Molecule: FMN riboswitch aptamer (RFN element)
Organism: Spirochaetales bacterium
């Protein structure tokens, strides 16, 4: 030191900003059987809309990466289990000029670009599934070499 087994810990950020007004609520006028319905004004609005801002799981690549290449995650299916599980499959989203260098779609510099399912005014950031689960890092022992 490197392999294999055990145990163990750890394992996702990110807008209550400004606009706008669905709604909600008073006044008054109008209508109704009736706060039944309507119009006209004030007064809140913590919308996912619109403008702006924000964030980026793990492994791996000549040198650091949301958007190279692979993994997990969601969602489906099929098989398994008494059941809680396991297992296999299916789906899986986005970038290019320029620079510098030996080497970079990872660095500088410009300009784009994308984010599951259920709720809610249409949500990558709010709320639930989820004190779940996972790629996967770290650590302890024990064994072979």
């Nucleotide at each position: 030191a490197a392999u294999g087994a055990u145990u163990u810990u750890c394992g996702g950020g990110g807008c209550a900003a400004g606009g706008u007004g669905a709604c909600u609520u008073c006044u008054g006028c109008u209508u109704u059987a009736a706060g039944u319905g309507g119009c006209a004004g004030g007064a809140g609005a913590a919308a996912u809309c619109c403008u702006g801002a924000c964030c980026g799981g793990c492994g791996g690549u000549a040198a650091a990466a949301g958007c190279c290449c692979g993994c997990g995650a969601c969602u489906c299916u099929g098989c398994u289990u008494a059941g809680c599980u396991g297992c296999a499959g299916a789906c899986u989203g986005a970038a290019c000029u320029g620079g510098u260098g030996g080497a970079a779609u990872u660095c500088c510099a410009g300009u784009g670009u994308c984010g599951a399912c259920g709720g809610u005014a249409u949500a990558g950031u709010c709320c639930g599934g989820a004190a779940g689960g996972u790629a996967g890092a770290g650590a302890a022992u024990c064994a072979u070499u």